[in-house]
Parts: sequence; C1' cells; structure tokens
RNA sequence: CGGGGCGUGGCCCAGGGGUAGGGCGCUCCUUUGGGGUGGGAGAGGCCGUGGGUUCAAGUCCCACCGCCCCGA
Repeated sequence: CGGGGCGUGGCCCAGGGGUAGGGCGCUCCUUUGGGGUGGGAGAGGCCGUGGGUUCAAGUCCCACCGCCCCGA
C1' cells in the first nucleotide's frame, strides 16, 4: 500500500428494512436460622463516528476510526 472479516447494555452474543432481545452480571422481593440454589420483578444500550438512500436504517450504500486475518 491492496484485499477480507468484525465493531450492538458492565461482559459474551442474537437481530440481515417496520422503531433492539437473550445469557451472565447488577438492584429489589420471595424462598433460608443465615448464605447458596430456585422463583418473580426491575434498572441499564439508539447499535464505533459522520454522511447518503428510504415513508421508515442496528440492518442497504459511501467515507473515516479501531481491532483481527491474508497478500505485497
């Protein structure tokens, strides 16, 4: 320098145009003599950044940033 993949709550991942969900973790309630386990409820992310397309974008397009891989 060229090509490819990935970027989504604190962590790990889903979601592939119709307004974001699961597991773990956290908080509260319950269960216990107490803890763990089990059960229930809740908080927490506008999706790496900026543009574009669209009635509508996490999803499609472009540029940039970061990480990884391949080639030179």
Annotation:
A computed fold for a 72-nucleotide RNA from Elusimicrobia bacterium RIFOXYA2_FULL_39_19, annotated as transfer RNA. It matches the Rfam family "tRNA". By type it is a transfer RNA. The prediction has a mean pLDDT of 83. Lineage of the source: Bacteria > Pseudomonadati > Elusimicrobiota.